Model confidence (mean pLDDT): 84 of 100. A computed fold for a 512-nucleotide part of an RNA from a metagenome, annotated as small-subunit ribosomal RNA, 5' domain. The full RNA is in RNAcentral, with records from SILVA.
Context: one part of a larger RNA
RNA sequence: GAACGAACGCUGGCGGCGUGCCUAACACAUGCAAGUCGAACGGACUCAUAUUGAAGUAGCAAUACGGAGAUAUGAGUUAGUGGCGGACGGGUGAGUAACACGUAGGUAACCUACCCUUAAGCGGGGGACGACUCAGGGAAACUUGAGCUAAUACCGCAUAAGACCCCGGGCUGAGAUGCCAGAGGGAAAAGGAGCAAUCCACUUAAGGAUGGGCCUGCGGCCUAUCAGGUAGUUGGUGAGGUAACGGCCCACCAAGCCAGAGACGGGUAGCCGGACUGAGAGGUUGAACGGUCACACUGGAACUGAGAUACGGUCCAGACUCCUACGGGAGGCAGCAGUGGGGAAUAUUGCACAAUGGGGGAAACCCUGAUGCAGCGACGCCGCGUGGAGGAUGAAGGCCUUCGGGUUGUAAACUCCUUUUGUAGGGGAAGAUAAUGACGGUACCCUGCGAAUAAGCCACGGCUAACUCUGUGCCAGCAGCCGCGGUAAGACAGAGGUGGCGAGCGUUGUUC
Repeated sequence: GAACGAACGCUGGCGGCGUGCCUAACACAUGCAAGUCGAACGGACUCAUAUUGAAGUAGCAAUACGGAGAUAUGAGUUAGUGGCGGACGGGUGAGUAACACGUAGGUAACCUACCCUUAAGCGGGGGACGACUCAGGGAAACUUGAGCUAAUACCGCAUAAGACCCCGGGCUGAGAUGCCAGAGGGAAAAGGAGCAAUCCACUUAAGGAUGGGCCUGCGGCCUAUCAGGUAGUUGGUGAGGUAACGGCCCACCAAGCCAGAGACGGGUAGCCGGACUGAGAGGUUGAACGGUCACACUGGAACUGAGAUACGGUCCAGACUCCUACGGGAGGCAGCAGUGGGGAAUAUUGCACAAUGGGGGAAACCCUGAUGCAGCGACGCCGCGUGGAGGAUGAAGGCCUUCGGGUUGUAAACUCCUUUUGUAGGGGAAGAUAAUGACGGUACCCUGCGAAUAAGCCACGGCUAACUCUGUGCCAGCAGCCGCGGUAAGACAGAGGUGGCGAGCGUUGUUC
């Protein structure tokens, strides 16, 4: 000198764009943050229409009135079964020195829901379990037994081009586990909407796209006051397991494997694109934004599923908090706000799904604290303003003085002018393809008013731009270094003046 997710002191007019718990991965009240589909299904409820019609009232009766209820159709709502989505999006950086990350490759060792393309198919049956009804238990959370029933839920049968298993053969190739053809074997499916055409679903196979799994070369911290480490350890055979290779796991066999080019141990740390600095080389760093990994009260485990060992799922154990009828239960903000605490220190319990994107749905639409916006903070960067021109008797006042004067100083007053900003009134967007705008009556435009609403901070001994007076008297104090202060202090304190920067200016911390 530059930089900062900064903090502190004094001061503070406006706007735009950014940015804001670096500390306790401390504990959390409250609300919201993941639902959706009635065009998969059986119920329940509401309304409308049509048909029928109990009790009751009048009547001697016929009959009239009356409308509980039942049936059908239509419209709507929905607890439950079922489907898809809750593995994305959002947060945090505790752990991790590791194929975690970066980069370059490999997979002759693999998977991929939804989407796209192509080919073939979608026949005929069955038995349940919810909801519901009945009977219980419990304070609650919830739960037990019996019975009825539907489906795109579940299970047989049929069909089988191809796929799968098995047997042998051919082709490519360094290598067959790949590809091609053959014999045998077992294995699929679901319907919904519509008057219909048709559309959307479903099953099998092949290919694509997308997303991943696994393996390898190389690269990036400190420490030798850590020198030896290792027993599933290193390799083999066989079996198991996985989507898949593999000590991944197991049995047996062999005795290997790593290490001074630093094994093993200890400390520290998410990694990268980047960021800051620097002429560069390099050094430092990893806030925001983007990629990736890990974690979700702590530890462990699997289930479901195309995908998780799953932040707002399940189970077990633990700590903590809460409810309880004391028998037993409930919870997890490192989502968005917000609270307490810690701290030098870091924001609103806001608006909207209008846009972009995501989930569900045929759609209408619903959900979305992702996101878009608004609020707060000079926290940062950038822009603008606090007036402009004229104005000497160089006014008054202040300060200094050799008492003549000098200086503040064109500064003020005064005259003329302007209106950025401000305020009042009026108009008023783009963002939105037909409709739909939270932002927002916002940005912006026009008109009126009136210099009006708007300047401070630090320094002035040398380094270092800027000087005098008064007070103080090694005191009080200053100080980045050198050093000032003990009676004329340009260094302390105040004042006048001056210098620097300016809605900021200084100080502290950290990096180069």